[in-house]
């Protein structure tokens, strides 16, 4: 110089004029009008996880189903989120990427192909044997061929009739004193001798977490309408039994009594009816910026300062100059300037994003 | 603003790990004088896309895109 890794931060500036919400203070002739100040994002999205909150259901715990999560430690308020670390893969590196718990509990799958696909298997080969000598019959062997996405350790010696973990060194597996580590996990004397293919984003098992719904939650109030119809539940008072812990009946009438309906009042749910209103939740928070200080990191603890949308047929916008970057054009100049709009509020995750800009590492050529 | 389902041939739908299918519709033949009916034949598919898990995925897990449904107060 040129190639590539990581991590953040920005994503038009300023200045005028007209506008538009929300709040404060002044002024009105109650209709306003003036003047101060504040007004989108880093993703406001997508609604995929966690919490606050509010409400509804529950005696307390637990199990059962049912969902979801899954290597170790660690941060948080809590995650499925982050940081460090371990294993595995990929890259010459810097560094990426992995839903990364058990397949020796148990069920199931494992198409086609191919002798055989999970307590194996004999198609071709190869070795013995027998033979009517035929392209035959029996055995034995998985070391060689073929099929496959996977063929029941691998490679070498030994032995065999041919061969086989049959037997032996290395590897691998499986079990393991003992070391080092908080833990995952590393590394092994030593034994064991082949036994144990994959799939749990199949069912399952092991450990952990969850109670349901959502601000159209939930509350006050105004104002219309039939407080109309069905269904389901529940019953102020009290009475019986008792081992005092509880357990039954259990409103009102009809009715000898059950059963059954039927009348009173709350709860609910469903048809039907009625309205398209106002307040309130409502924004000051697991808040932001500085410093400092702990911690390798995420994060945290102090101390200062700062208040930074609350709209609801729903505001945040337009020109206008001058700078900036980007195409075009000899130039005067012209045209754009991403991907997107808060709706109760954090903490993440994912997507979407023209183009710019820090800063820290690796390669690889060249100079010195 | 919240909660919840769907996507398969032109339509409607089945299939849920190992060949993409069935009705209707389309195209050609035969049938007719000719059309309908009928018969026989055939043709049409990125399973919404994009990654992953698997030997293999229309299916199993994620994300996106599109479509459709349902939630107000009041008595």
């Nucleotide at each position: 110089g040129c190639g590539g890794a990581u991590g953040g931060c920005c994503g038009g500036a300023u200045g005028g004029c007209c506008g538009c919400g929300g709040c404060g203070c002044c002024u009105u002739c109650c209709g306003g009008g003036g003047u101060g100040u504040c007004g989108a994002g880093g993703a406001a999205a997508g609604u995929c996880c966690g919490g606050g909150c509010u409400c509804c259901a529950c005696g307390g715990a637990g199990a059962a189903a049912c969902g979801g999560u899954g290597c170790c430690g660690g941060g948080u308020a809590a995650c499925g989120c982050c940081c460090g670390g371990c294993g595995g893969g990929g890259g010459c590196a810097a560094c990426c990427c992995c839903a990364g718990g058990g397949a020796a509990a148990g069920c199931g799958c494992c198409a086609c192909a191919g002798a055989g696909a999970a307590c194996a298997g004999a198609c071709c080969g190869c070795c013995c044997c027998g033979u009517u000598c035929g392209u035959c019959g029996g055995g034995g062997u998985c070391a060689g061929g073929g099929u496959g996405a996977a063929a029941c350790g691998g490679c070498g010696a030994g032995g065999u009739a041919a061969g086989a973990g049959c037997u032996c060194a290395c590897c691998g597996c499986g079990g393991g004193a003992c070391u080092g580590g908080u833990a995952a996990c590393a590394g092994g004397a030593c034994c064991g001798g082949c036994a144990c293919g994959g799939c749990a984003a199949g069912c399952c098992c092991c450990a952990c977490c969850g109670g349901g719904a959502g601000c159209a939650a939930g509350g006050u109030c105004a104002g219309a309408u039939a407080g109309g119809g069905g269904g389901a539940u529940c019953g102020c008072a009290g009475g019986a039994c008792u081992g005092c812990g509880g357990u039954c009946c259990g409103g009102g009438g009809c009715g000898c009594u059950c059963c059954g309906g039927c009348c009173c009042g709350g709860u609910c749910c469903c048809c039907g009816g009625g309205u398209a209103g106002a307040c309130u939740g409502c924004u000051c928070g697991a808040g932001g910026c500085a410093g400092c200080g702990g911690g390798c990191a995420a994060c945290c603890g102090c101390u200062g300062u700062c208040c930074c949308a609350g709209a609801u047929g729903a505001a945040u916008g337009g020109c206008c100059a001058u700078c900036c970057c980007u195409g075009a054009g000899c130039g005067a100049u012209c045209a754009g300037g991403a991907c997107a709009g808060a709706a109760c509020c954090c903490g993440g995750c994912u997507u979407a994003c023209a183009g710019g800009c820090c800063a820290u590492c690796c390669g690889c050529a060249c100079u010195u | 603003g919240g909660g919840c389902g769907c996507u398969u041939a032109g339509c409607u739908c089945a299939g849920c790990g190992g060949g993409a299918g069935a009705g209707c519709a389309c195209u050609g033949c035969c049938u007719u004088c000719a059309c309908a009916c009928g018969g026989c034949a055939g043709g049409g598919g990125u399973c919404g896309c994009u990654g992953g898990u698997u030997c293999a995925a229309u299916c199993c897990c994620a994300g996106c895109a599109g479509c459709g449904c349902c939630c107000a107060c009041c008595a």
Description: The prediction has a mean pLDDT of 78. Predicted 3D model of RNase P RNA and transfer RNA as a complex of 443 nucleotides. Rfam match: Bacterial RNase P class A. Rfam describes the family as follows. Ribonuclease P (RNase P) is a ubiquitous endoribonuclease, found in archaea, bacteria and eukarya as well as chloroplasts and mitochondria.